Predicted 3D model of a 76-nucleotide RNA (c-di-GMP-I riboswitch aptamer) from Sulfurovum sp. The model forms 94% of the base pairs in the Rfam consensus. Its mean pLDDT, the model's own confidence on a scale to 100, is 76. The organism belongs to Sulfurovum, within Bacteria. The sequence was found by an Rfam model in a public genome assembly.
[in-house]
RNA sequence: GCAAGUUAAAGCUAAACUCACCGUGAGGUGAGGACAGAAAGUCAUGGAUCUCUCCUGAGAUCGCCUGAUUGCACUA
Numbered sequence: 001g002c003a004a005g006u007u008a009a010a011g012c013u014a015a016a017c018u019c020a021c022c023g024u025g026a027g028g029u030g031a032g033g034a035c036a037g038a039a040a041g042u043c044a045u046g047g048a049u050c051u052c053u054c055c056u057g058a059g060a061u062c063g064c065c066u067g068a069u070u071g072c073a074c075u076a
Base pairs, nucleotide, nucleotide: 004075005074006073012037013036017032018031019030020029021028022027035063041069042068043067046065047064048061049060050059051058052057
C1' cells in the first nucleotide's frame, strides 16, 4: 500500500416514538431519544416500495436490495 475479517476498545451514525416547522403527499429539517449499524458516509446506477398528478409525467425512501466512490481503529 492492497484486500479481507472483527471487537462495537476509542470514536461515529441515530430506528421507533414525542414536540416544533416545511411540503398536496410520500416524506424532510431541528431538538429529545436509542432499536440497530463495520460504512446506517456520499451519490438516485439498476431494481423495489410509496406519493401526487390524470400525464404517460413529476417526486419520496441510500437505516429496502444492488452498483459506484470515499473513509477510521484493531487483528492475521